[in-house]
Formats: sequence, structure tokens, C1' cells
RNA sequence: AAGUCAAAGCAGCCUAAGCCGGGUUUCCUUCCUGAAAUCCGGCGCGGGGGAACCAAAUUCCCCGGAGCAAUCCGGGGAUGGGGCGCAAGGUCACGGGUAACCGGGACCGAGGUCACUUUCAAGACCGAGCCCGCCAGCUAACCUCGUCGGCAUUUGGAAGGGCGAUC
Repeated sequence: AAGUCAAAGCAGCCUAAGCCGGGUUUCCUUCCUGAAAUCCGGCGCGGGGGAACCAAAUUCCCCGGAGCAAUCCGGGGAUGGGGCGCAAGGUCACGGGUAACCGGGACCGAGGUCACUUUCAAGACCGAGCCCGCCAGCUAACCUCGUCGGCAUUUGGAAGGGCGAUC
């Protein structure tokens, strides 16, 4: 330099929610071993409480009556404060109610997720729920709690990596 052959592959997602060791039980097995559940411990990850300094310091709405007004009386309604989480909030119509307000629904939306990571573009989806119980701002030391559950993988450009194979 040419030719031929081979390869051109792999990685799960959301969530803090995983890894290691030991005990018990169950299952499989000739045995070794392995798997699952549960309990304990450790590490890792995540949450809460907790000084100084700094910061902070509750009521509101509707209907009726009295009154010149301020205001007062009666009835009704909402609710103090805080935590986990992406899930702040807003508008519209309908039903109940004199009203305040209550109920569910639709739409919008701050914000969030999409498969190694970041970024750009397009596309899709979520935008809930739960807890504490009158109490907690931040917060070093310190104290304490959780480590569940649910799923199946959009595309393209740029840049940068991990594992493996080959040379």
C1' cells in the first nucleotide's frame, strides 16, 4: 500500500429507598450451592428536631339590626402553625346556599420525568397524595427517623465517558 475476514456490541426507568455480614423460617437439590421472606448490625443515601449570631412578631369575610359617624350587638362561614414531595397558583361554568362559603368537574400553569452523562431542538407524560397535632425560623455539637412502592426503555444533532471484543 492492496486485498480478505471479523466486529460494528453491552449498559434498565421513577424514587432517598441500595450494598455487605449474621440469625430464623420456607422452597429447590444426592451433596455443595442457590432463591425468597423476616429480624438484627454496619456502611452508603435521604428526612426531621436542635445554640450563638441574624431574622420574626394573627385574625378575616358575609347577612341582619342600632347609630350622623366612629362603632356596637346577634347569627353564619373560613381558620393557628408546620413537615415530606416536582406537584406554587389561576380562570371558567355547574350544583347547594340570601351571602360569606362548600362540592366535584374542565382548562391554564410555576415546577418535574423521559433509559451512560451534559446540552440544544422537537415530541410525549405528570403537575398528586399524605403526615404532625397548638408545637418546631436559621442552627455547630448532639438527638432521632426512613431505606418503601410503582414500572418497561421518544427521536435527532453536538460534546464527553464506562465495560467488552478485535487489531
This is a predicted structure of a 167-nucleotide RNA (c-di-AMP riboswitch aptamer (ydaO/yuaA leader)) from uncultured Pedosphaera sp. The model forms 92% of the base pairs in the Rfam consensus.